[in-house]
Context: one part of a larger RNA
RNA sequence: GGCGCACGGGGGAUGCCUAGGCGCUGGCGGCCGAGGAAGGACGCGGCCACGCGGCGAAACGCUCCGGGGAGGCGCUGGCGGCCUGGGAUCCGGAGGUGUCCGAAUGGGGCAACCCGCGCGGGGCACGCCCGCGCAUCCGGCGCGAGCCGGAAGGGAACCGCGGGACCUGAAACAUCUUGGUACCGCGAGGAGCAGAGAGGAUUCCCCCAGUAGCGGCGAGCGAACGGGGAGGAGCCCAAACCGGGGCGGCGGCACAGCCUGCCGGCGAUGCCGCCCCGGGGUUGGACGAGUCUGGUGGAGGGCGCGGCAGCGGCCUCGCCGGGGACGCGGCGGUCAGCCGAAGCCCGCUGGAACGGGGCGUCGCAGAGGGUGAGAGCCCCGUAGGCGACGACGGCCGCGUCCUGGUGACCAGGGAUCGUGAGUAGGCCCCGACACGCGGAAUCGGGGUUGAAGCGGGGGCGACCACGCCCCAAGGCUGAAUACCGCCGGCGACCGAUAGGGAACCAGUACCGUGAGGGAACGGUGAAAAGCACCCCGGCGAGGGGAGUGAAAGAGAGCCUGAAACCGUGCGCUCCCGGCCGGUCGGAGCCGACCAGCGCGAGCUGGCUCGGUGACGGCGUGCCUUUUGUAGAAUGAGCCGACGAGUGGUCCAGCGCGGCGGGGUUAAGCCAGGGACAGGCGGAGCCGCAGCGAAGGCGAGUCCGAAAGGGCGCCGGAGUCGUGCUGGGUCGACCCGAAACCGGGUGAUCUCACCGUGGCCAGGCCGAAGCGGGCGGAACACGCUCGUGGAGGGCCGCACCGACGUCUGUUGCAAAAGGCGCGGAUGAGCUGCGGUGAGCGGUGAAAUGCCAAGCGAACCCGGAGAUAGCUGGUUCUCCCCGAAAUGCAUUUGGGUGCAGCCCCGGGCUGGGGCUGCGCGGAGGUAGCGCGCUGGAUCGGCGAGGGGGCUUGCCGCUUACCGACCCGAACCAAACGCCGAAUGCCGCGCAGCGGGGCCCGGGCGUGAGACGGCGGGCGCCAAGGUUCGUCGUCGAGAGGGGAACAGCCCAGACCGCCGGCUAAGGUCCCCAACUGCGGGCUAAGUGGGCAAGGUGGUCGCGGCGCGCAGACAACCAGGAGGUUGGCUUAGAAGCAGCCAUCCUUGAAAGAGUGCGUAAUAGCUCACUGGUCGAACGAUCCCGGCGACGGGGUCGAUGUGCCGCGGCGCCGACGAUCCACCGGGGCUCAAGCCCGCGACCGAAGCCGCGGAUGUGAGACGGGAACGUCUUGCAUGGUAGGGGAGCGUCCCCGUCUGCGGCGAAGCCGGCCCGGGAGGGCUGGUGGAGCGGCGGGGAGUGCGAAUGUCGGCAUGAGUAGCGCGAGGGGGGCGCGAAUCCCCCCCACCGCAUGCCCGAGGGUUCCGCCGCCAUGCUGAUCAGCGGCGGGUGAGGCGGGCCUAAGCCGAAGGCGCGAGCCGUAGGCGAUGGACAACGGGUCAAGAUUCCCGUCCCGCGCUGCGCCGCUUCGCCUGUGGGCGAUGAAGCGACGGGGGGACGCGGGGGGCUAGGUCCGGGGGAGAAGUCCCUCCAACCCGGUAGGCAGUCGGGGCAGGCAAAUCCGCCCCGGCGCCACGCCGAGAGGGGAGUGUAAGGCGCGGGGGCGACCCCAAGCCGUACGGAUCGAGGCCGCACCGCCGAGAAAAGCCUCUAGCGAGGCGCAGCGCGCCCGUACCGCAAACCGACACAGGUGGGCUGGUCGAGCAGACCGAGGUGGAC
Repeated sequence: GGCGCACGGGGGAUGCCUAGGCGCUGGCGGCCGAGGAAGGACGCGGCCACGCGGCGAAACGCUCCGGGGAGGCGCUGGCGGCCUGGGAUCCGGAGGUGUCCGAAUGGGGCAACCCGCGCGGGGCACGCCCGCGCAUCCGGCGCGAGCCGGAAGGGAACCGCGGGACCUGAAACAUCUUGGUACCGCGAGGAGCAGAGAGGAUUCCCCCAGUAGCGGCGAGCGAACGGGGAGGAGCCCAAACCGGGGCGGCGGCACAGCCUGCCGGCGAUGCCGCCCCGGGGUUGGACGAGUCUGGUGGAGGGCGCGGCAGCGGCCUCGCCGGGGACGCGGCGGUCAGCCGAAGCCCGCUGGAACGGGGCGUCGCAGAGGGUGAGAGCCCCGUAGGCGACGACGGCCGCGUCCUGGUGACCAGGGAUCGUGAGUAGGCCCCGACACGCGGAAUCGGGGUUGAAGCGGGGGCGACCACGCCCCAAGGCUGAAUACCGCCGGCGACCGAUAGGGAACCAGUACCGUGAGGGAACGGUGAAAAGCACCCCGGCGAGGGGAGUGAAAGAGAGCCUGAAACCGUGCGCUCCCGGCCGGUCGGAGCCGACCAGCGCGAGCUGGCUCGGUGACGGCGUGCCUUUUGUAGAAUGAGCCGACGAGUGGUCCAGCGCGGCGGGGUUAAGCCAGGGACAGGCGGAGCCGCAGCGAAGGCGAGUCCGAAAGGGCGCCGGAGUCGUGCUGGGUCGACCCGAAACCGGGUGAUCUCACCGUGGCCAGGCCGAAGCGGGCGGAACACGCUCGUGGAGGGCCGCACCGACGUCUGUUGCAAAAGGCGCGGAUGAGCUGCGGUGAGCGGUGAAAUGCCAAGCGAACCCGGAGAUAGCUGGUUCUCCCCGAAAUGCAUUUGGGUGCAGCCCCGGGCUGGGGCUGCGCGGAGGUAGCGCGCUGGAUCGGCGAGGGGGCUUGCCGCUUACCGACCCGAACCAAACGCCGAAUGCCGCGCAGCGGGGCCCGGGCGUGAGACGGCGGGCGCCAAGGUUCGUCGUCGAGAGGGGAACAGCCCAGACCGCCGGCUAAGGUCCCCAACUGCGGGCUAAGUGGGCAAGGUGGUCGCGGCGCGCAGACAACCAGGAGGUUGGCUUAGAAGCAGCCAUCCUUGAAAGAGUGCGUAAUAGCUCACUGGUCGAACGAUCCCGGCGACGGGGUCGAUGUGCCGCGGCGCCGACGAUCCACCGGGGCUCAAGCCCGCGACCGAAGCCGCGGAUGUGAGACGGGAACGUCUUGCAUGGUAGGGGAGCGUCCCCGUCUGCGGCGAAGCCGGCCCGGGAGGGCUGGUGGAGCGGCGGGGAGUGCGAAUGUCGGCAUGAGUAGCGCGAGGGGGGCGCGAAUCCCCCCCACCGCAUGCCCGAGGGUUCCGCCGCCAUGCUGAUCAGCGGCGGGUGAGGCGGGCCUAAGCCGAAGGCGCGAGCCGUAGGCGAUGGACAACGGGUCAAGAUUCCCGUCCCGCGCUGCGCCGCUUCGCCUGUGGGCGAUGAAGCGACGGGGGGACGCGGGGGGCUAGGUCCGGGGGAGAAGUCCCUCCAACCCGGUAGGCAGUCGGGGCAGGCAAAUCCGCCCCGGCGCCACGCCGAGAGGGGAGUGUAAGGCGCGGGGGCGACCCCAAGCCGUACGGAUCGAGGCCGCACCGCCGAGAAAAGCCUCUAGCGAGGCGCAGCGCGCCCGUACCGCAAACCGACACAGGUGGGCUGGUCGAGCAGACCGAGGUGGAC
């Protein structure tokens, strides 16, 4: 280390629970708001008060009424107190109060803040405090000032209207679809809309009907008529006409009117037109007006018309009608409540009784909840009943008021008048209608035209006729409908990863600039009885005792407490072993049990059980995707929980059930306690009859002249419900885009621009201009010197940038660091404020930037877009079981149809498959060359070419050459021929989940290799593509060393039985070191070709050979002659030609080597030497050695050929590495033959299971039993049967504190999913059976969430220095003190702004935070701390923003005058010192200043006239000290660069002084505002008088003009500084120092307090001041207020000085180049301005140092 057992830790699954959700349903309610809403901010408690809830300065509450009846002061405790039967708390109703913000409304604004004006009150009074009023728009009224009323803003969903997408679907896409959806805008309200006919109200539900239609007639869209229901309601104007009023016109005539009659007159008392008011009137069989006729019909009052008669209208009563308001009454309801039956006992258990047992009892109440377990009778409740001072709805009645009608109505006549005009209609173009331009009616809009008008008009789906219906161009209208809140009820809804995002203080924490995004966290116990006390420990954390409790292993993120993971103890095991980690066998050791023995510890045994597992056999995970994966192809670190074919609707098939020639209801209604059950409802649907395009006919019908034929009938079964399967439509199995569109949010990053500010050490070059000199006729020009100081000039810090390289790359850093580098007065850099926005902006332009990702930002929504793509898809068993092919396809990895599979039904045995036999068709292999083509040689040779000849004729040729002949060939697209196999048919035999038809369900449509036959290719490929067969696929087993596709063989299960196949039998390794014969020597076997081979064996052919072969050795190998030629030479041997003769045993005019050529050495050839074995066996002789003979076999040598087995050819990268290894040689190799054996999941045997046939039995179709046959590999896939989980119903009158579920073990049962029993834990629920319903089963989805591992005690601990001593403390490298050392020092010091928001200071702490530790802290807890007339803001204006008026825009909204807001700018009054632990220009001391008020003093002023009036007084005009605009003017008021001057700050030095020290030497030597004063210097005008038409009125001011004085050397204006005062009782250095701390000590440190006191000069010298003053230049460089002045105006008091008094709100701590800001961090980064000393130096460079700070957190 492994396995096992036990016990823990950790973790928070599981079970149980529910406070919270979810859904449905009933009732009720449905707008709030200037009377200040919704929503917030800030406050309110006796004390402690953070949060939630409540409330509002009258603040955990006030008043009244009602309810209620004993406690109360919320969640929520403590202390201290208080209230309450005189009725509290609490609940209901009505009031009061109600800060500030918010429409927000006096003005402003960065919401909850700031600043006003008027009136009233408090107050002596300004300030201040309290109250009220003061916004805008619209309407009404008003001459107006103004008054009154309304609006505004909010609201989840629902509603109307305006505007209006895209993804998507159409397998592309454009019409179309999605969809008038999403979204935006406006508006309304508890609903909204619609609605009363130019066709029979509107609305809603169910049907009609997926019909008619529409439709790239695609996808898809989709009515109406009519029927059944819910509900039910109808009305008013305009016009004619009449009257009245107003305005305008007309006329002096009267034919209009009064006027009917009379007299007669008027006739502006009229007529006409328009407008207003009242009456009238509202219809289509037209109606109305008006008129005539007829009929019917109340009253009164006053008014008008000339008189009378009379007429006209008005009012009141009466009568009729309608609703509304108010009041009263009644009924009923809501907003608090109340009554409300009935149980006890047990010596049963238990902590507890609600359980068990016993005996009762109530019930119109046995719903439910609680109570220490399970309660009708204990509590709350429940059934039933009762109840309101008051408030608010509903219904009914009465009364009052308001309002309408009625002095006319009815009928008839039909001449007259009226009946909705830029309308209807037409045309063009759109939109809506289901209807997409269509034959397109109908409705609506824009444009352009444009009627009739009752003898009229519209409609009835183009249009016309006839017919029918209706009356547009004005308006209102409840209910039935939609949605939500509250209260209640219910649930085959969830139960803490579920259910809302949210059970818990959640729209919170947290993230983001923002829009926006958005968590996690439940449980002690019956009761806190929440552990007194003791001990260990740091007065810790934690633990041990004790105690409580039923239980503490219920001890406080505490019920149960799984797994991963981390441990401890024990048993066995492991250190030459190991390799998918298992499985099978198994020794030893250990333990249990049993038996035996022993007194016992114990020992022994056991075909008993368990733990371990030496050793051995076999054996390459799982998933996915694939032809094929151990695969080094995908996915998973591990564990737990969650996690994927569902639902609605329509259709089809099958199963089951009801009814059946019928079946069935939908909406809705009834009833009931109830949403269920029940009843009604037949509208509708399907079926009952078909045929036809249809008219139509009908058991037939259609076509047809008929014949005949098609589809039907005769022979009929449906329908409703339900389950399963499949399909359509919806997101449709789950997760996943890149994208598209809509509406918003962003310019704190960055880009550009606008406004206002700031910054750039130092050095160098030396333009123009100017001056001098020279040249020159020259004032031109040139040269030169000087002066001067230009420049997108030069070098170079800050600053900005980013060219190179290194480091870094899980960083210091999501862009940095080191060393170098570029720009650095400019197109420079930078702060603050602002503007520009995605179909866009910005862009010195890169597709750069627009908040760390930009070829189109981000957020939310459409949205579950779509995804022919990838991944994933969860329990079991049984039966069958594919495909990777064809056709088509914008198709090729998709799909449709077919093929193949499954299931059901029917039919079939004359069918299917195989074998054999018989009979056929055919044109392949082969073969052939007659055909079609190709192709070689020969013969013959027409013809052609060349040559010769040439007048023709011809001659010739070694050239080409057809046909033909001979010979030999080739062919997928040649065939005179032609198989095998296959195919078809017939017959016979064998076999069986076979075959056919119909219906339903799929999957498959990437295939792979091998054999054979082909194409392509290279007769390449593990290539590709066909055919055919096989295997794999989807197939295990045996063999092949290992190895899907090869060989053998098809696994139902079990067996420690047998036989075989392929292949094997020396060992590994089961089986013959088998037999007989041969071969191989190469480890060939055990990789390979052409080619090579005197390797060896066998065979054959031809030679030579004892007359001596072959080989070897010895010898010879000669002469003509150096043959001739050639050649420089060529002698056998460069080459050419020839190749004879002689001698001889033999010898080439030469085989090879060699030479310059010779020579030399060889060879051929000849002679010699040598001498061609032997073995087996038999016979004879011999004692034997031996000799003789026979038989058989074999035997020398050379050449050629064939065959067997070998050899060479044969080189690779880590020792062997090309037999699986060892190893093998008459084999363990190879060949031939023979025998035996081994060998598989094959076959057999025995037992068993299932399926399916057959048979038998039971009445026996389902079913069971028995016998028997056969079958049972399996991916995609089909079918069947089951297990388990959660919930519901019924039942068991089940189980349970004597212990449910869950969890941890053990044992048993079942073929499996699983089930049961038992021990422990646990402490309250759970099950069996029969049904029902599903959020129903996980190992994988780079799944989701959580926990825990691994890496790993590893990387790292974030630039750079610390050491020593002491202290505190449980504990010290890190905290404190001291000493030494080191670092920064244009910073690493000091001060502001932004930003942050208590981090500041003190005390107490150390769990976490701090990269270690911590006694420390920017950490936790508590407490403390920020003091202003003068500092900043509150005054002014810039960009920009808002915005009365106004303009524009469908809307939202955009612009914008006046006006306002807005600092980054303008204006503006305090300095020095001291002081707390922490504040200071704020407090204190000293010295000043500003504004306002009062008082005092000084000075100036207070006129005149008219009118009214009873005195006072009032009004008007005029004058006046003084004040004085919101108006005029001035001023404020402005650039860049440059140089010089005068100063100051500051530094240094000298002297002197004060001090320290022993001394060298060292430290200090200081001082403001303000007042006086007006210097250096700068500016150029100033004063007086007169005039004026300008400055939007006025002006004495400004401006312009004229005259004069003074001045340019200033008496004018501006102006640093010095000097004097302030100013010494101040302060520095320093000294003393009760006390405290440290040190051995000398001595050092801290601190209250005390003491102590000091000036002159020189020099350097700013970037600060004089001062944007001057000079130069071109790019020509804010505004307004304060301030001065002028008038307008005000005006009886005012001005100046002094004294006194008063002076509001907000900020103020602390960090602030950083540990407190921006960067996720205590992050090597980033962050604007000011100060910034010494030495060297040009210098803010650099180096070293000062003051000061620091040593960077292992």